RNAcentral holds the full RNA, with entries from SILVA.
Predicted 3D model of a 267-nucleotide part of an RNA (large-subunit ribosomal RNA, domain VI) from a hot springs metagenome.
It matches the Rfam family "Bacterial large subunit ribosomal RNA".
Context: one part of a larger RNA
RNA sequence: CGCAGGAGGACUGAGGGGAGCUCGCCCUAGUACGAGAGGACCGGGCGGGACCAGCCUCUGGUGUCCCGGCUGUCGCGCCAGCGGCACGCGCCGGGUAGCCAUGCUGGGUCGGGAUAACCGCUGAAAGCAUCUAAGCGGGAAGCCCACCCCAAGAUAAGGCCUCCCACGGGGUUAACCCGGUAAGGGCCCGGGAAGACUACCCGGUUGAUGGGCCGGAGGUGGAAGCCCAGCAAUGGGUGGAGCUGACCGGUCCCAAUAGCCCGAGGG
Numbered sequence: 001c002g003c004a005g006g007a008g009g010a011c012u013g014a015g016g017g018g019a020g021c022u023c024g025c026c027c028u029a030g031u032a033c034g035a036g037a038g039g040a041c042c043g044g045g046c047g048g049g050a051c052c053a054g055c056c057u058c059u060g061g062u063g064u065c066c067c068g069g070c071u072g073u074c075g076c077g078c079c080a081g082c083g084g085c086a087c088g089c090g091c092c093g094g095g096u097a098g099c100c101a102u103g104c105u106g107g108g109u110c111g112g113g114a115u116a117a118c119c120g121c122u123g124a125a126a127g128c129a130u131c132u133a134a135g136c137g138g139g140a141a142g143c144c145c146a147c148c149c150c151a152a153g154a155u156a157a158g159g160c161c162u163c164c165c166a167c168g169g170g171g172u173u174a175a176c177c178c179g180g181u182a183a184g185g186g187c188c189c190g191g192g193a194a195g196a197c198u199a200c201c202c203g204g205u206u207g208a209u210g211g212g213c214c215g216g217a218g219g220u221g222g223a224a225g226c227c228c229a230g231c232a233a234u235g236g237g238u239g240g241a242g243c244u245g246a247c248c249g250g251u252c253c254c255a256a257u258a259g260c261c262c263g264a265g266g267g
Base pairs, nucleotide, nucleotide: 001153005164006163007162008161009160011158015150016149017148018147021049022048023047024046025045026044027043033038051107052106053105054104055103059101060100061099062098066094067093068092069091070090071086072085073084074083075082076081111145112144113143118138119137120136121135165266167179168178169177170176184262185261186260187259188204189203190202191201192200209255210254211253212251213250214249215248216247218244219243220242225238226237227236228235229234
C1' cells in the first nucleotide's frame, strides 16, 4: 500500500515445511519343517541404541560477589572487627534463579486410500489353455491422507462473532478535498522465561508493573558482641546463629504523573 466503510477477537486451511530409523530378548515353540545338526512364518510382550523436540522434578555443570574459609600487603589511630588490591572473581570450599546435558519427559507408531514388482478370481480372442483383451481381488520401509509446525499478499486477498455509525464545511455534486469525532489504535511511561533493533505480551493510580520493605523458600554453615574453659593456640555457650542476587507471595512507601495524536461517513 492492497484486500470497495472503519474497528476488535477467535477461526477455516489453498499451499508449504518437519517427522519417517533400527537392534536385542521373551512367549507362541524346541512347535511347523528337518535323518540329524539346526530351526521358523503369523501373532503377542518387554527392553535398548542413534536421532529429534521440549523441559529443569531428579543427577550434575555454570552461576564476576549469595555465604563461608585462606595468604601477603596497604588502610580504617591501636586490640578486636572490617575494607581495598593481588584477573578483566586474589586463591579456595559450596551455591538460589536463569541458561544448560551427562539429567528428565515425549516422538517415529496405529489406521485409511491408491499403487510397484509380484500373487490371484472370472474370462474370451483361440470349443482347450491363459491374472487381461472387457471385468474383479490381494500386495511395499515407498505415494496420498493421518501426526507436528507455518499459513488469507490464498491479489481467486475467505468465512464467523462483536463494536462504531450514516458529522460539519467546500466542490465542476456518485467517486474528490478540508476539518472535528465514534468504535478502536498509537505516542509516552512501569515492565516481561518476549527480544539485536523492531516486533510480541502484561501493566499504567478504578493500579501489585518494577523497585523498596515485610513474610516464606532456597543457599551458606554456626555472625558480631558478651560469658565460660585454657598460660596460650583454641574450644564451648548464647544460637541451625548471622548474612543472603535473580525464586514464591504480601504491602501503594517510591516510580508507571499529566497529557497528546491518529482514526469511518461507505454508488